[in-house]
Context: one part of a larger RNA
This record gives sequence, structure tokens and C1' cells, in this order.
RNA sequence: CCGCGGACUGCCAGCGGGACGAGAAGACCCCACGGAGGUUUACCGCAGCCUGGCGCUGUGGUAUGGUUUCUGGAGUGAAGAGUAGGUGGGAGCCUUAGAAGUGUCCUCGCCAGGGGACAUGGAGGCGCCAAUGGGACACCACCCUCUGGGAACUGUACCACUAACCCGAAAGGGGACAACGCUUGGUGGGCGGUUCGGCUGGGGCGGUACACCCCUGAAAAGAUAUCAGGGGUAUCCAAAGGUCUGCUCAGGCGGGACAGAAAUCCGCCGUGGAAUACAAGGGUAAAAGCAGGCUUUACCGGGUUUCGCACAGCGAGAAACCCGGUUGCGAAAGCACGGCCUAGCGAACACUGGUGUGCCCUUUAAAGGGGCCCCGGUCUGAUAGUGAACUUACCCUGGGGGUAACAGAUCCGUCGCGGGUGAGAGUUCACAUCGACCCCGCGGUUUGAUACUUCGCCGUCGGCUCAGGGCAUCCUGGCUGUGCAUCAGCAGCCAAGGGUGGAGGUGUUAACUCAUUAAAGCCCUACGUUAGUUGGGUUGAGAACGGUGCGAGCCAGUUUGGAUACUAUCUGCUGGCAG
Repeated sequence: CCGCGGACUGCCAGCGGGACGAGAAGACCCCACGGAGGUUUACCGCAGCCUGGCGCUGUGGUAUGGUUUCUGGAGUGAAGAGUAGGUGGGAGCCUUAGAAGUGUCCUCGCCAGGGGACAUGGAGGCGCCAAUGGGACACCACCCUCUGGGAACUGUACCACUAACCCGAAAGGGGACAACGCUUGGUGGGCGGUUCGGCUGGGGCGGUACACCCCUGAAAAGAUAUCAGGGGUAUCCAAAGGUCUGCUCAGGCGGGACAGAAAUCCGCCGUGGAAUACAAGGGUAAAAGCAGGCUUUACCGGGUUUCGCACAGCGAGAAACCCGGUUGCGAAAGCACGGCCUAGCGAACACUGGUGUGCCCUUUAAAGGGGCCCCGGUCUGAUAGUGAACUUACCCUGGGGGUAACAGAUCCGUCGCGGGUGAGAGUUCACAUCGACCCCGCGGUUUGAUACUUCGCCGUCGGCUCAGGGCAUCCUGGCUGUGCAUCAGCAGCCAAGGGUGGAGGUGUUAACUCAUUAAAGCCCUACGUUAGUUGGGUUGAGAACGGUGCGAGCCAGUUUGGAUACUAUCUGCUGGCAG
């Protein structure tokens, strides 16, 4: 000096691994006392429809009820002239405005008689008094029971009418019905509004850990969580309460006719090993257990304290104790405000019961009615108690990695692989080969668990393409043991350089099958790889089948159809160029 290579600094063209790339406050999932669409035997209403009553709305009749009123009739127990309804007044009453009697007819009847109408008749009939017994159909008034008739009003059923009203241009038809108005009851997703709990190792399904009680957890004061473990309560009892008195249980041993392991009886031992209305814990022996007597304190009124609810507040409820009154038992002391103690419970509103010389309103008096005060009963178990269902794949909004599905992380029961020991199989022989029970590991490919990262977005199965890696090696290489004669195997050690293929049906991975092959390895890489591809599957909107649901709809059931967007800034890589 030239060539080549490297480093460095740049440039050009490409590729699309990374920048949890850009894009779109995730559409899946959950949450919100958020929304909307739909459904219905959700709740509450409203149209519509049906329906009873009244109004518009009147007339007549028949039948049958009711109320009021008028007018008749009947009201025999015995005694007693005799068919005495009750009470009161009463000494007179009825009668020529026609008595007694007689005749005909009607009516009531307990068959004795009573009442009425008409005719005749022509002057009397009845009562008080006496007797019986609750006084006279002599007369008057009011009323009770049964019954006949009339009237008024009214109800029901039916039949007519025409004039309201309706239809029709009219004729005419319908007709007090219908329509309309007010009101009663029903029906009523046709329509409107609203609701559609909580907890929760995501949500749903399940459960109720949502009100209470006992034990453990609970870490020797008290208190203490989990869908932690074991259980219980929503009653029961007029005695199973109160009190007084008496007694002692379970079990064992011994004895005793039927009688046995167990019946009832006797004796001894017996600290509770029994019993307690019911869970568990605690308590309890001249009792708190078991009996008998008498009883109702399972009382009334008032208060304090504790728990409920540790150390802030909080109701119902529960308990302990006290004062006053009234009772029960006991000779008395005393005990008794339910059950040996700890569970056995419920607001307001509404409805309803009780109490009272109570209070208020209803104009006053009385009565009645309504309300208040006080004490109770009937509910809210999601138990300090709202009034109410489903569905959404047609969905929406606000949020959440507070919370699921993919992936990662952690754990590793499960899974895969290995080891220890060696019962046994292997004719004999544990260890050529296989190896039970039990025990110890490794891995992080399965399935799970957890919920740490991501929901203002990490694209999800399989295929294609391109692969990088591990070795626990399928083949090829080296070596050892053999129940290795050889061939072929079986088992093990070293070894990851290279190889590990083609078809069938299936979306498949996988599995199965076929013919080859030295062999047709197992895995990891965000179950490698979508700012590379495909889009068959899954997982939107349409539609169908089966099943299910009253329905809207739904189904890790099936079927068909169904958009795959990005111009590369940095980095990385590939190829090229320059200094």
C1' cells in the first nucleotide's frame, strides 16, 4: 500500500418477536336497594265485560207475601144457671131509629152452643145483689192469642198496555225493558305502575351459619371469627306450680312358692355410678330427686340492678332483688311474684276483649254512638317486624381485577416420574423380570385449590407456517445384567449430533384404524406462534328439532347460517450500502 473480517456511527429495502403495541372506560362474569324489553295463576290499580240496587220510570190485571189501619168471629180444667182471654173504670145499660119469641139463610164450633143478615112480631131484655171463683157479652177504654174480610202503602213472580225513552225518512217496530247516569259485587297482562331479600372461598343450585340456648374452638379474667366441630329451641305441665311433712336413688351381694336374666318381698353394702318434662353444661342426698296432705304467690301496684348490647347508644324480651297490699302452706322460724339454672320469643298500624262514680266529642237531660287513658288477644321465623314473581342470546348504563371464565403466579390432594423396605410371584431363589401394604421425595405436561396480576380489553380450541429449548431417549451410537447358546428379546447405565414420515373418517387435540418405516419419542415455550394465516369448533343477533317451563324463555343437548380491521415510531431480526 492492497484485500478480507470485526467493532463503532449512519442509511436503504424488508419481516412482524417485543414495546403486557395502537384501537374501543370488556359485550363474558359479578355488583348497583341503576335501567329497559318481554311474560305470567307476582303485587297494586285502570279500561272493557257481567251483575244487584236507585234515577230517567208510567198505566192495568192475576197470584202470593210484609207493614199499618178498619171491621167481624172464636178464647169450654173443676166448681159455678153457663163457652168466665187479661187489666182498669163502672151503677146503670140496650130498646117504637123496634125488645123477647118464631122462620129462612150464612158463619164459627170443643157438637153444648155462639155470632150475623133478612122476614115476622109488637114491649121487653140484661146487670148490680146471692152462690162459685181471680166479676159479669149491662156498658166503656186499652191490650194478648188464633182466624175471616176490606182498604192504603209496599215486595216478588207472571201477563198485558202506551205515553216517557230507543230505532226508522215515513208507515211502523221495540217499550218501561234497553240505552244513559250514580252506586254494589265479580271478571279483567287488554293496559299502566312497581317489586322481583341477605349471607355466600365468584354467582347460581344447595344450605341458613338471618331470632335464640348449651359444649368445644377460646390462647387459665372478661370478650372473641369462619358455609369451624357436636347438639338443641319456637314447646309441655291445673300439676310436672306453692307449701308442709315423710322418704332415698342406680347398681351389687345374699335369701325367698308359682317366678325364669328382668315382676313383688326381706337383709346388707351403696358420694350419687340414679332421677330432674325436653339439648348440653353446671347444680342437687334428712334434696333441687320420690311420695302424701292442704292449696293457687302461674297474685295486684311500685321500684332497683343485670343480661339482651364486654369496655359507646339501642327496643321487645329474660332474670335477680326490694317496698306496699292481698293470700296459701306451716306450731313457728319462714317459704311462695310459676317449673333446679342457663332456650321456649314479637313493635307500630288494623281488628277485637276487659276494666272505670275516669277524660273528650256527639247542642243540652237520659240513653246510645265514637275517640282517649290502662290491661290483654289475633302477626310479622328475612324473627328491631316494607307490600309484591319470572325472563332477557334483543339488551343498556355505571362500576369492579373488591369477584368468575383464558393465561400467569402460589400449593400439589390428584397426575407423571423416582426412591426406601421387601410380603409374595418367578419349579428352587425377594431383587433376570414383576412386586402388595406402608413410608420418603422430585417434576409442574393433567385435574383441582387459592383469588395475588390483568375487566379505561393480556384475542379463546384445532389446523397451516416458522420453529427455539429440555431429557424422564422412540430410532441411530457406546456399555452392563439376564431365567443372555445363536437369532430375537427383557431390564438398566452414558448419550440430545441427526432423524422421528404417509393416509382414513372426525372441527377436533386426543383416541381408533391402514400400509410403510431404523423409528414413526414425551414435553416446555402465554395449553409457542392471529399488528403471520385459516375460521371447521366454541361463544352474539335469524331459524329448527328433542327436552323443559302456564309463559316470556332456557339446556357443557343437537342442527343450519353467521364481518377476523391496523399505513411499523422505538426495539429486534434479515438482506444491502456508506463512513